Description:
This is a predicted structure of a 252-nucleotide part of an RNA (large-subunit ribosomal RNA, domain VI) from a Lachnospiraceae bacterium. Its Rfam family is "Bacterial large subunit ribosomal RNA". The coordinates come from a structure-prediction model, not an experiment, and the mean pLDDT is 84.

Context: one part of a larger RNA
RNA sequence: CGUGGGAGUCUUGCGUGGUGCCGUCACUAGUACGAGAGGACCGUGAUGGACAGACCUCCGGUUUACCGGUUGUGCCGCCAGGUGCACCGCCGGGUAUCUGAGUCUGGAUUGGAUAAGCGCUGAAAGCAUCUAAGUGCGAAGCCAGCCGCAAGAUGAGGACUCCAUUGAGGGUCGUUGUAGACUACGACGUUGAUAGGGUGCAGGUCUAAAGACGGUGACGUCAAAGCCGAGCACUACUAAUUGCCCGAAAAC
Numbered sequence: 001c002g003u004g005g006g007a008g009u010c011u012u013g014c015g016u017g018g019u020g021c022c023g024u025c026a027c028u029a030g031u032a033c034g035a036g037a038g039g040a041c042c043g044u045g046a047u048g049g050a051c052a053g054a055c056c057u058c059c060g061g062u063u064u065a066c067c068g069g070u071u072g073u074g075c076c077g078c079c080a081g082g083u084g085c086a087c088c089g090c091c092g093g094g095u096a097u098c099u100g101a102g103u104c105u106g107g108a109u110u111g112g113a114u115a116a117g118c119g120c121u122g123a124a125a126g127c128a129u130c131u132a133a134g135u136g137c138g139a140a141g142c143c144a145g146c147c148g149c150a151a152g153a154u155g156a157g158g159a160c161u162c163c164a165u166u167g168a169g170g171g172u173c174g175u176u177g178u179a180g181a182c183u184a185c186g187a188c189g190u191u192g193a194u195a196g197g198g199u200g201c202a203g204g205u206c207u208a209a210a211g212a213c214g215g216u217g218a219c220g221u222c223a224a225a226g227c228c229g230a231g232c233a234c235u236a237c238u239a240a241u242u243g244c245c246c247g248a249a250a251a252c
């Protein structure tokens, strides 16, 4: 831009992509088979490997938000207390997030048409013959099935609801994130919880002694103040103001 007004919700599926793997153990059964040694098909259950998808409850990693310890030096007049720089100065932890080595799930079951192959009936050819007419089975393969995308499928589909030149609807603009290079997409814009702030909570960090719990014991766990709190709630205190632009066979 199109899909001959616009918007919202739900869809059909022309097509198209993905998946498709391989073991081990047990039962059947020490059965069939075999002189024995050995040792099944079919069927059933359990459990793995690699691969793939999703997720972060657990186990870990990350965590230049955060908390603590500490060295040197400068500064805040000095002390105390802080702060800058030194790879985040170094070190010990660490929420959200992202993540794998973590967790969960998957390959299937099934149907259709077949290949090689195996058949039934059966002539040509009084027999025989799976084939010539007819007909049945038969594969990790094919078509479906399972999981995605999908009406630019220009053949642009369908259903429902609502609105409209008395201006529907869209854009611009702002607060933004489940989105993101930009754009786009999603949420919100006072008829408001969109972000920040505030309050509370989960959670993080964290002297010693005393305390509680567990242990015969060595010891382990819990727990405070302070600071923080990307998470979860509540709360209009702050910012999302007012506008402006585009704008439609209003047909028969």
Stems, first nucleotide, its partner, number of pairs: 001152001005163007015149004021049007033038001051106005059100003066093005071086006110144003117137004169246004173189005194239003197235005203228003211222004